[in-house]
Context: one part of a larger RNA
RNA sequence: UGACGGGGACCCGCACAAGCGGUGGAACAUGUGGUUUAAUUCGAAGCAACGCGAAAAACCUUACCAGGGCUUGACAUCUGACGAAUCUGGAUGAAAGUUCGGAGUGCUCUUCGGAGAGCGUCAAGACAGGUGGUGCACGGUUGUCGUCAGCUCGUGUCGUGAGAUGUUGGGUUAAGUCCCGCAACGAGCGCAACCCUCGUCGUUAGUUGGUGUUAUUGGUACACUGAUAAUAACCUCUCUAGCGAGACUGCCGGUGAUAAACCGGAGGAAGGUGGGGACGACGUCAAAUCAUCAUGCCCCUUAUGCUCUGGGCUACACACGUGUUACAAUGGUUAGGACAGCGAGCAGCGAACCUGCGAGGGUAAGCAAAUCUCUAAAACCUAGCCUCAGUUCGGAUUGCACUCUGCAACUCGAGUGCAUGAAGUCGGAAUCGCUAGUAAACGCAGAUCAGCACGCUGCGUUGAAUACGUUCCCGGGUCU
Numbered sequence: 001u002g003a004c005g006g007g008g009a010c011c012c013g014c015a016c017a018a019g020c021g022g023u024g025g026a027a028c029a030u031g032u033g034g035u036u037u038a039a040u041u042c043g044a045a046g047c048a049a050c051g052c053g054a055a056a057a058a059c060c061u062u063a064c065c066a067g068g069g070c071u072u073g074a075c076a077u078c079u080g081a082c083g084a085a086u087c088u089g090g091a092u093g094a095a096a097g098u099u100c101g102g103a104g105u106g107c108u109c110u111u112c113g114g115a116g117a118g119c120g121u122c123a124a125g126a127c128a129g130g131u132g133g134u135g136c137a138c139g140g141u142u143g144u145c146g147u148c149a150g151c152u153c154g155u156g157u158c159g160u161g162a163g164a165u166g167u168u169g170g171g172u173u174a175a176g177u178c179c180c181g182c183a184a185c186g187a188g189c190g191c192a193a194c195c196c197u198c199g200u201c202g203u204u205a206g207u208u209g210g211u212g213u214u215a216u217u218g219g220u221a222c223a224c225u226g227a228u229a230a231u232a233a234c235c236u237c238u239c240u241a242g243c244g245a246g247a248c249u250g251c252c253g254g255u256g257a258u259a260a261a262c263c264g265g266a267g268g269a270a271g272g273u274g275g276g277g278a279c280g281a282c283g284u285c286a287a288a289u290c291a292u293c294a295u296g297c298c299c300c301u302u303a304u305g306c307u308c309u310g311g312g313c314u315a316c317a318c319a320c321g322u323g324u325u326a327c328a329a330u331g332g333u334u335a336g337g338a339c340a341g342c343g344a345g346c347a348g349c350g351a352a353c354c355u356g357c358g359a360g361g362g363u364a365a366g367c368a369a370a371u372c373u374c375u376a377a378a379a380c381c382u383a384g385c386c387u388c389a390g391u392u393c394g395g396a397u398u399g400c401a402c403u404c405u406g407c408a409a410c411u412c413g414a415g416u417g418c419a420u421g422a423a424g425u426c427g428g429a430a431u432c433g434c435u436a437g438u439a440a441a442c443g444c445a446g447a448u449c450a451g452c453a454c455g456c457u458g459c460g461u462u463g464a465a466u467a468c469g470u471u472c473c474c475g476g477g478u479c480u
Stems, first nucleotide, its partner, number of pairs: 007480007015470002019434005026325008034316002042053002064311007073127001077126002079123005086103007107116003129300002132298003139293001140289003143285001145283001150189006156165003169180003195277004200245007209235003212231008248271001251265005327427001331386007343374003348367002353362003393424001398419007440462007
């Protein structure tokens, strides 16, 4: 000077408390350990590994294993020789490949001899190649403390010096935020603001959006209301998307030290950082990554490289993490009815119609989309049944029959129908999330993707309870 203390003082955080919902018990999904295996490729390891890398393991992916092959190589540059490129047939083979043929002579220049570009084959070597090792040699990127309020510098001053001061103190703040004081005076990186988005208003614009008018037609009682088409009238409203306004403790009262600020109020769509996001200081963990990429060194070079077929990554006495579905009546089921938003679409989204109990199939309109389609939102509402039971709860498992994708669903896909109908009656010790449009509940979309979502990333719908307080647990900050 730091760090630490079951030392002290002050302060903060879903840290506790107050509440709501879970996990831990069940079945299944998924990841991991372990075990097994020819192989179950590799990495990640308290918080900060474990629905993580992986936003898609049937082949491919794929790095692993077994077997079949190749050796200047699947890929790059250079040299020489031959041949246009290319197309195509047979044999063999699981394929890769091996082998035997056939067709075919292009482009540019030309002194008509040939040369060149490009492509292919062969030969020799320089070399290629390596998801081989080392993240404790590195770059880059990332996690974490932590969006915590800190971390420093110049000059000056003090101290023999390490260093101190500033940055401490009194207030205040979300904040080293601001005010006051002070041997300090200033400054930088952080904080805040500038950026995006949501919330109000104005303005510009008006199609594919919105509001009209007319016609046809359905329900009907004339009113009223729905559908389709035309018209092109309007942009008031909804909306879309560009610009601008708006919030600053600006105003009033009180408290305070006449300060900073705090409390209350007015006006306002919004009030004291308005909500959310992006943004992560100096540094810590020899944190993670040599398997994104890049790269030093080491190692392999007829193999640790390359290729193909099949298998494996999907195994299963078991253990753990994360989830999904439940155990029911605030529910299940049948019928009818209503209301979103984010998005995606041409090798695509696919209406309507026909067909099938259904998954789906057939035909096919429209749409490169504010136009058409995906698109049915679901919880919700109305009516009926079920009446507390292992049940009309729950749906695992299994059998049969099918559908779709795809060369190919045996290992190993998803879905449908019928049948089957397991555990489970709210979960020990323990433990997690959340303070408002939040939790909880409900569905929808998207990336990946031929196919496959209980995961992930977003979106809207319904919509709570509680916070006395800071003694205690955990983490953090300042002073001592």